A computed fold for an 85-nucleotide RNA from Thermoanaerobacteraceae bacterium SP2, annotated as c-di-GMP-I riboswitch aptamer. The prediction has a mean pLDDT of 85.
């Protein structure tokens, strides 16, 4: 340096409940609290999943669709702490 990931050490992040706000919703932001995480740090490039305001179709119903969202769904790219085996 590259792999790798310990009952190591020092750190880090923060699920759900609940409260407030934004949003049509999915979801996001803040408070809060820890289910967990060796990248649960960053990026929508590929796959996948979620939502359906508007639009289209149907015509009592409803269905389709992303330009919306999910990085804590998977893969990929970039960067990072430590150093047992």
């Nucleotide at each position: 340096u590259u792999u790798c990931g310990a009952u190591a050490a020092g750190a880090g992040c923060a699920a759900a409940a609940c409260c407030g706000g934004c949003g049509a919703a999915a979801g996001c932001c803040g408070g809060g609290g820890a289910c967990g995480c060796a990248a649960a740090g960053c990026c929508a490039c590929g796959g996948g999943u979620c939502u359906a305001a508007a639009g289209c179709a149907u015509u009592g119903u409803u269905g389709c669709u992303a330009u919306g969202a999910c990085g804590g769904c998977c893969g990929g790219g970039c960067u990072g702490c430590c150093g047992a085996a």